Predicted 3D model of a 75-nucleotide RNA (c-di-GMP-I riboswitch aptamer).
[in-house]
């Protein structure tokens, strides 16, 4: 300084599900809920994957793998 394994307190996020709105839809925003989660922070044309659409355009998913960036202790 890296790389891994792991534990405690604060604090953060918030699956499913319910309701409103929005979208042909996948989904998405509020707001209830807690199921996880040490990056459950960003990144979705120019990694791969999944899903929408007869289909092609054109579209959604970062809570699927990946890329990036960052905090503590301790070994």
């Nucleotide at each position: 300084u890296u790389g891994a394994a792991u534990a405690a307190a604060g604090g953060g996020c918030a699956a499913a599900g319910u309701a409103a709105c929005u979208g042909c839809g996948a989904a998405g925003u509020u707001a209830c809920g807690a199921c996880g989660c040490a990056a459950a922070g960003c990144u979705a044309u120019a990694g791969g994957g999944a899903c929408u659409u007869a289909a092609c355009g054109a579209g959604u998913c970062a809570g699927c793998c990946a890329g990036u960036u960052g905090c503590a202790a301790u070994u």